[in-house]
RNA sequence: GGAGCCGGACGGGUCAGCGCUGCGGGGGCAACCCCGGAGAGGAAAGUCCGGGCUCCACAGGGCGGAACGCUGGGUAACUCCCAGGGAGAGCGAUCUCCGGAAAGCGCAACAGAAAGCAGACCGCCGUUUCUUUUAAACCGGAAACGGCAAGGGUGAAACGGUGGAGUAAGAGCCCACCGGUUGCCGCGGCGACGCGGCAAGCCAGGCAAACCCCGUUCGGAGCAAGACCAAAUAGGGGAGCGACAGGCCGGCCCGGCCUGCUCCCGGGUAGGUUGCUUGAGGCCGCGGGCAAUCGCGGUCCUAGAGAAAUGCUGGCCUCCCCCGCAAGGGGCGACAGAACCCGGCUUAUAGUCCGGCUCCCGUU
Repeated sequence: GGAGCCGGACGGGUCAGCGCUGCGGGGGCAACCCCGGAGAGGAAAGUCCGGGCUCCACAGGGCGGAACGCUGGGUAACUCCCAGGGAGAGCGAUCUCCGGAAAGCGCAACAGAAAGCAGACCGCCGUUUCUUUUAAACCGGAAACGGCAAGGGUGAAACGGUGGAGUAAGAGCCCACCGGUUGCCGCGGCGACGCGGCAAGCCAGGCAAACCCCGUUCGGAGCAAGACCAAAUAGGGGAGCGACAGGCCGGCCCGGCCUGCUCCCGGGUAGGUUGCUUGAGGCCGCGGGCAAUCGCGGUCCUAGAGAAAUGCUGGCCUCCCCCGCAAGGGGCGACAGAACCCGGCUUAUAGUCCGGCUCCCGUU
């Protein structure tokens, strides 16, 4: 100098003017006015996980369902984070993946003979028959029957590899070594696992985002949760009122019921209040820990609306781009926008800055 890998921070600044929504103070009968101060994010988003909070449900057990899945740790909890293990990719920094396929059921396009306790297209070998030639036979050719899986060929994948022995030809059929698997033992590690030794020819393919098996966890609904105050109208319950009125109990009396008037009660609607923002909180220091993170001390207060405010304009500066020798001029500044609150993940994002690391080239 070039190419890359990982992590972190920021994401226009300032002044003036005009507005918007809460809050505090003052004025006004009120409508409202004045002053002061505050007012979006790293993702406020998707609502995908986990929790707090609230209400409802709940003896215990089973079936079923859902999510998750190497080990240890962190945490309120998690599918998150940290550290590690194994496998794969990369020269490397680094990245990606993670129970079980030696229980069952199943799937695998195309190609290929055959795709799962497989199979024989070419091929190799044997026997018999026929045939060429011949005196006859071998060799050669063809057919039928049988043996083999070494070689060729297909495929993403073809039932270990090399060498030997063996055979008609061959083959873990047998042997040596190598690789794998399983079992046992020893050592190291909390553990996943690693290293080493011994034994057994045991050689065992892939797929479980979507059957299944094993293990762990899991009630439901959500701030439009929930709580409180509470009109008008209609209806409900209770008490009272009448020399009274009307209707019903088949005509009459007693008695009862309904309608009427007055008062009281409770439910619920509109409306209002609350929940509501100080919290598993931010920053700094010290300490424990490789780290995630935890403990202690100090310090700070930072939106709470209710159909929803947080905006616009101008000047100067700034970032990037374009024009210009220059002075200068022009353009551009992303993604997005709180709604009960937190911890994560994922997705979007013009650009800027910082830190650590790897590989290559050059110079000294």
This is a predicted structure of a 364-nucleotide RNA (Bacterial RNase P class A) from a Deltaproteobacteria bacterium. The prediction has a mean pLDDT of 76. Rfam family: Bacterial RNase P class A. Rfam's curators write: Ribonuclease P (RNase P) is a ubiquitous endoribonuclease, found in archaea, bacteria and eukarya as well as chloroplasts and mitochondria.